This is a predicted structure of a 91-nucleotide RNA (c-di-GMP-I-GGC riboswitch aptamer) from a Clostridiaceae bacterium. It was read from a public genome assembly, where an Rfam model found it. The source organism's lineage runs through Bacteria, Bacillota, Clostridia, Eubacteriales and Clostridiaceae. Of the family's consensus pairs, 95% are formed in the model. Rfam family: c-di-GMP-I-GGC riboswitch aptamer. Gene Ontology term of the family: cyclic-di-GMP binding. The coordinates come from a structure-prediction model, not an experiment, and the mean pLDDT is 87.
RNA sequence: CAUGAUAAGGGCAUACUUACCGAAAGGUAAGGACGCAAAGCUAUGGGUCUACGAGAGGGAUUUCCCUCUUAUGAUCGCCAGGUUGCCAAGG
Numbered sequence: 001c002a003u004g005a006u007a008a009g010g011g012c013a014u015a016c017u018u019a020c021c022g023a024a025a026g027g028u029a030a031g032g033a034c035g036c037a038a039a040g041c042u043a044u045g046g047g048u049c050u051a052c053g054a055g056a057g058g059g060a061u062u063u064c065c066c067u068c069u070u071a072u073g074a075u076c077g078c079c080a081g082g083u084u085g086c087c088a089a090g091g
Base pairs, nucleotide, nucleotide: 001091003088004087011036012035016031017030018029019028020027021026034077040083041082042081044080045079046078047075048074049073053070054069055068056067057066058065059064
């Protein structure tokens, strides 16, 4: 430098459950382990999810309902980029 073992010491924690926060997606904490060598950090590009609000249309006709669009919301355990980093059998 590259690579990632049936190694050592460790780390993280899917689904699900409970509580709380949120309009939702989702998040936080505890329990729990499907998996993970960056499943550490970072929403920068793409993807995906959501739609309180905003915009458009329709129905009803005061107040309501339905559909569509929209990220500024969310996701780094979707991919890529950036950045930091433990161990070392073999090459």